Predicted 3D model of RNase P RNA and transfer RNA as a complex of 482 nucleotides. The prediction has a mean pLDDT of 75. Rfam match: Bacterial RNase P class A. Its family is annotated with dimeric ribonuclease P complex, tRNA processing and ribonuclease P activity in the Gene Ontology.

RNA sequence: GGAGCGCAACAGGCGGUCGCUCCGCGGGGGUCUUCGGGCCUGCCGCGGGGAGGAAAGUCCGAGCUCCCACGGGCAGCAUGCUCGCUAACGGCGAGGCGCGGCGACGCGACGGAAAGUGCAACAGAGAACAGACCGCCCGGGAUCCACCGGAUCUCGGGUAAGGGUGAAACGGUGCGGUAAGAGCGCACCGCUCGGCCGGCGACGGACGAGGCAUGGCAAACCCCAUGCGGAGCAAGACCAAAUAGGGGAGCGGAUCUGCGGGCCGCCCGUCCCGCUCCACGCCUUCGGGCGUGGGACGCUUCCGGGUAGGUUGCUCGAGGCCGGCGGCAACGCCGGUCCCAGAGGAAUGACCGCGAACCGUCGCCUCGGCGGCGGGGAGACAGAACUCGGCUUACGGUGCGCUCCGGCC
RNA sequence: GGGUCCGUAGCUCAGCGGUCAGAGCCACCGGCUCAUAACCGGCGGGUCCUCGGUUCGAAUCCGAGCGGACCCA
Numbered sequence: 001g002g003a004g005c006g007c008a009a010c011a012g013g014c015g016g017u018c019g020c021u022c023c024g025c026g027g028g029g030g031u032c033u034u035c036g037g038g039c040c041u042g043c044c045g046c047g048g049g050g051a052g053g054a055a056a057g058u059c060c061g062a063g064c065u066c067c068c069a070c071g072g073g074c075a076g077c078a079u080g081c082u083c084g085c086u087a088a089c090g091g092c093g094a095g096g097c098g099c100g101g102c103g104a105c106g107c108g109a110c111g112g113a114a115a116g117u118g119c120a121a122c123a124g125a126g127a128a129c130a131g132a133c134c135g136c137c138c139g140g141g142a143u144c145c146a147c148c149g150g151a152u153c154u155c156g157g158g159u160a161a162g163g164g165u166g167a168a169a170c171g172g173u174g175c176g177g178u179a180a181g182a183g184c185g186c187a188c189c190g191c192u193c194g195g196c197c198g199g200c201g202a203c204g205g206a207c208g209a210g211g212c213a214u215g216g217c218a219a220a221c222c223c224c225a226u227g228c229g230g231a232g233c234a235a236g237a238c239c240a241a242a243u244a245g246g247g248g249a250g251c252g253g254a255u256c257u258g259c260g261g262g263c264c265g266c267c268c269g270u271c272c273c274g275c276u277c278c279a280c281g282c283c284u285u286c287g288g289g290c291g292u293g294g295g296a297c298g299c300u301u302c303c304g305g306g307u308a309g310g311u312u313g314c315u316c317g318a319g320g321c322c323g324g325c326g327g328c329a330a331c332g333c334c335g336g337u338c339c340c341a342g343a344g345g346a347a348u349g350a351c352c353g354c355g356a357a358c359c360g361u362c363g364c365c366u367c368g369g370c371g372g373c374g375g376g377g378a379g380a381c382a383g384a385a386c387u388c389g390g391c392u393u394a395c396g397g398u399g400c401g402c403u404c405c406g407g408c409c
Numbered sequence: 410g411g412g413u414c415c416g417u418a419g420c421u422c423a424g425c426g427g428u429c430a431g432a433g434c435c436a437c438c439g440g441c442u443c444a445u446a447a448c449c450g451g452c453g454g455g456u457c458c459u460c461g462g463u464u465c466g467a468a469u470c471c472g473a474g475c476g477g478a479c480c481c482a
Base pairs, nucleotide, nucleotide: 001405002404003403004402005401006400007399008398010396013354014353015352016351017350018349020050021049022048023047024046025045026044027043028041029040030039031038032037052381056392057391059390060389061388062387063386064232065231066230067229069270070269071268072267073266074265076228077227078226079225080224081095082094083093084092085091096110097108098107099106100105111223112222116221117220118217119216133163134162135159136158137157138156139155140154141153142152143151144150145149171189172188173187174186175185176184191210192209193208194207196205197204198203236312237311238310239309246303247302248301249300250299251298252297258275259274260273261272262271276295277294278293279292280291281290282289283288319338320337321336322335323334324333325332326331358375359374360373361372362371363370364369410481411480412479413478414477415476416475419434420433421432422431427465435453437451438450439449440448458474459473460472461471462470
């Protein structure tokens, strides 16, 4: 000097002039009054607060609210190495193993393939307990040749080391052995089992023995382990107003337990609520039962109408900051301190001055840096809407640490 | 706020892990016809929305991003 890897915070400061919004205090005005005060107000004054690291995507987890509450099972969905953190998570930290990279580092969807089913096109002899195309070896026959012997073809047997096909071929390299070969035998690697050592553990190390062997895909269906009620602030609560408390259809009506509804997609259990009134007729053992019609209640469904207004939920939180202790860390504990937006068609805006970051340029210099001039638009991504812990995506400049390459001293 | 589905040739759509990515319409050429239409034959045209991953192999399976349609509230 170049190329990269990882981490961190910032993403504007000071002053001034107007403008906006919320809260608190005081006042003005209107109204009511039991004369204490209450209510309303685009009015005035003072004081204080006022967007982000992603406020975004809505991908996860929760707090909170409602469904009356709870338990069990099936289905469905999610996660998937180990140990920790956390309210929880599919997140974070530390580690293990595997893969990529020269390296700093990065990625992992990382339980199970003898529980079962399925897939591997084409090529190839053969793709899971397979297989002989070209070959190699032994034996027989035929033909040819310059005897030993060789060449070609064919039949039978042995072989899977060599070659080929393929993404992948039923362990790899080497030596011996064999008619030729083969873990056939041996050494090392690899695999399986055994105990020993280290580690909380995933795993790792050395040793011994073994048959010299038991492929891949589960982001294929699946099996195993763990977890999960459902909806969501447009949840919900209260007040006011208006309409047609509208019309039609179907179902229900109790017994030692039955029917219906209420928590889901289904089932079971506990629990909660309702099971009624009138008229007429018939029967009657005089308790009541049955039938018909009408109404109320509950449930399901169809048609049609009204309102969509106001208040609240709405900001004190698994909260921020500082210090100490513990822990490799994530984070936890203790102490102190602070209150840091709450709109409701949606508030933060405009202007000026100064210097700062950044860009350009010039000069000096001990190669750290300093000074001057000009630009200065603070330039990127971009604005809360119940709140918080994460993830993902978008993006400007700065700082720190580390790796590799090249050059000079 | 919540849920479901879609993106493939100029247009409308099939393709559901196999290595030639298809059909109809359209365009072009030829045939037929006096000529046109119809009909017949040939041919053109493809980042399968984008990026990354799983697999030997991805339009298809998984994740992220971009764009679009519908439903409930």